[in-house]
């Protein structure tokens, strides 16, 4: 790195528009939340050690808050 499996958290929120018989979907706006893609920060820690690498800690820009998708990380196989 590839494949398969497992994989949490937080409103299926409110308003408007579009479409429509209605609903769902989509778009825009708003408030409340989550952190385990990514990003950033501190720096525990680590190393070939005075130079580097750096978190599951912090921030939430991004992302996410029914399902789906995604998903750090773990297991198995190549």
């Nucleotide at each position: 790195u590839c494949g398969c499996g497992g994989g949490a958290g937080a409103g299926g929120c409110c308003g408007a528009g579009u479409c429509u018989u209605g609903g769902a979907g989509c778009u825009c706006g708003g408030c409340g939340c989550c952190g385990a893609a990514g990003g950033c920060g501190c720096a525990a820690c680590c190393g070939c050690c005075c130079c580097g690498g750096a978190a599951a800690c912090g921030c939430u820009c991004a992302g996410g808050c029914a399902a789906a998708a995604g998903g750090a990380c773990c297991g198995c196989g190549g």
Glycine riboswitch aptamer from a soil metagenome, 78 nucleotides, folded computationally. The RNAcentral record of the sequence draws on MGnify.